[in-house]
SAM riboswitch aptamer (S box leader), 102 nucleotides, folded computationally.
RNA sequence: CUCUUAUCAAGAGAAGUGGAGGGAACGGGCCCAUUGAAGCUUCAGCAACCAGCAUUAUGCCAGGUGCUAAAUCCUGCAGAACGUUGUUCUGAAAGAUGAGAA
Numbered sequence: 001c002u003c004u005u006a007u008c009a010a011g012a013g014a015a016g017u018g019g020a021g022g023g024a025a026c027g028g029g030c031c032c033a034u035u036g037a038a039g040c041u042u043c044a045g046c047a048a049c050c051a052g053c054a055u056u057a058u059g060c061c062a063g064g065u066g067c068u069a070a071a072u073c074c075u076g077c078a079g080a081a082c083g084u085u086g087u088u089c090u091g092a093a094a095g096a097u098g099a100g101a102a
Stems, first nucleotide, its partner, number of pairs: 002101007013043005021032003026076004044068003049064002052060003072094001077091006
C1' cells in the first nucleotide's frame, strides 16, 4: 500500500514545550485557535476490537491497539417521503479504528 470483515449519534484533558494554524484530501458550509492552533513530551482519563479469566448467553479484566471539541462537525452521489427549492430519512462512496489475509 491492497483485499475481507465488524463498528462509527455513547464515553473520556490537564501540565510543559511550541508559535499559526487546525477540524483526513478537494469543493461548499459551519466551527475551533494568540484568553495560544498543529506537532512533541509527561501525567491522567475513556473504551471491551484482540489477548487473558470465568462453563454458554454474558460478565470481569486496561496486557496489545485505539481514542479523549462539535454525529466520521454537516454536506457532495443515488433513492424515498413531505412539499417547495428546502426539511427529514435510507443507502452508496470516501474516511477512521480493530481483527484477519495476500
It matches the Rfam family "SAM riboswitch aptamer (S box leader)". Its family is annotated with regulation of gene expression in the Gene Ontology.